Background: Large-subunit ribosomal RNA, domain IV from a marine metagenome, 354 nucleotides, folded computationally. Rfam family: Bacterial large subunit ribosomal RNA. Rfam links the family to the GO terms ribosome and structural constituent of ribosome. The prediction has a mean pLDDT of 89. RNAcentral holds the full RNA, with entries from SILVA.
[in-house]
Context: one part of a larger RNA
């Protein structure tokens, strides 16, 4: 100096990012035990009192020696009950600083986020507010299923059948869950436009038997041959609905009221529609340490408000919730070397000497 233990005046968190770490509590028994509650909890709630040994006395449970009786005479029943053992009640007495005497062996209580719980998770820096959950919705599937693996035979789904099974969201419960179908997707619809492969109508070019000829050369059927593409021609797309627990969206400016302020009310302009309950400086508030209040002497955290929501909001769910949680914020007793301030103690290691 380092690891590991132990004690400590007076103060008790002043330490610190945070009571990290330690320290506190701790066992039976009884007493007693609050808001809130989904009536089960919450709760070991908090928060008390008892406890060693030695006598005496009741009560109770076991096993039951012994004696005594009964007949049906037996490894028989019935009474009696000592002895030894366990549990419980009451009295007396003792003794130590200290009786759950060592070991072992819950720290306790108020607000409040978040997630309902129990569980799962980054093997080896994350254990959660992530993931899953039951429970809700929504959607495809009639069975050789949807749907997934496979090239295919084929298997999985399932030796099941719509109270089945798959996919997707949201996550107990409890009161809800609003407007918008324009966009984009799904889903019906089939009149009209558009539109492929296929047909291959007609039109034009090459080619030359032949035909005219001024002998230069022009025309040119048939059939081959390039090309042009009339007509037929589905689904898809445009087209018309529907659908938001489908993806997803859910305005501005200006004016009014008998101080003042505000703005119930008006006007106007854009939109598919213009945010509703309900919650809101919040795991969301920029300006922000917003303002008030409540806790401290003193509070950029916390609680409860209030609404000016930069940018809350309704199954990409909105609010609330008992219970739970090795979960985050903040407070209080308790408690202490975390710390005012640090000393002594012990034990391994370093160290120095040999």
């Nucleotide at each position: 100096c380092u690891c590991g233990g132990g004690u400590g005046a007076a103060g008790g968190a002043a330490c610190u990012a945070g009571g990290c770490a330690a320290a506190u509590u701790g066992g039976u028994a009884c007493c007693g035990u609050a808001a809130c509650u989904u009536c089960g909890g919450g709760a070991g709630a908090a928060g008390g009192u008892a406890c060693g040994c030695c006598c005496c006395c009741g009560u109770u449970g076991g096993u039951g020696a012994u004696g005594a009786g009964a007949c049906u005479u037996g490894c028989u029943c019935u009474c009696u009950a000592a002895g030894c053992u366990g549990g419980u009640g009451g009295g007396g007495g003792u003794u130590g600083c200290a009786g759950u005497g060592a070991c072992c062996a819950g720290g306790u209580g108020g607000c409040u986020g978040c997630g309902a719980c129990u569980g799962u998770u980054u093997a080896c820096u994350a254990a959660a507010a992530a993931c899953a959950c039951a429970g809700c919705a929504c959607u495809c599937u009639g069975c050789a299923a949807a749907c997934a693996c496979g090239u295919a035979a084929g298997u999985g789904g399932a030796a099941g059948u719509a109270u089945a099974g798959g996919g997707u969201g949201u996550g107990a419960c409890g009161c809800c869950u609003g407007c918008c179908c324009g966009g984009u997707g799904c889903c019906g619809g089939a009149a009209g436009g558009u539109u492929a492969a296929u047909u291959g109508a007609u039109c034009u070019g090459g080619u030359u038997a032949g035909u005219c000829c001024u002998c230069g050369g022009a025309c040119g059927a048939a059939g081959c041959u390039a090309g042009u593409g009339a007509u037929c021609g589905a689904a898809g797309c445009c087209c018309c609905g529907g659908u938001a627990a489908a993806c997803g969206g859910c305005g501005g400016c200006c004016g009014u009221a008998a101080c003042u302020a505000u703005a119930a009310c008006g006007g106007u302009c854009c939109u598919a529609a213009g945010g509703u309950a309900g919650c809101g400086a919040a795991a969301u508030u920029c300006c922000u340490u917003g303002u008030c209040g409540g806790g401290u002497a003193a509070g950029u955290u916390c609680c409860g408000a209030c609404c000016u929501g930069c940018a809350c909001g309704a199954a990409u769910g909105g609010c609330g919730u008992a219970a739970c949680g090795a979960u985050g914020g903040c407070c209080a007793c308790a408690c202490u070397g975390u710390c005012u301030c640090c000393a002594c103690u012990u034990g391994g290691g370093g160290c120095u000497c040999a």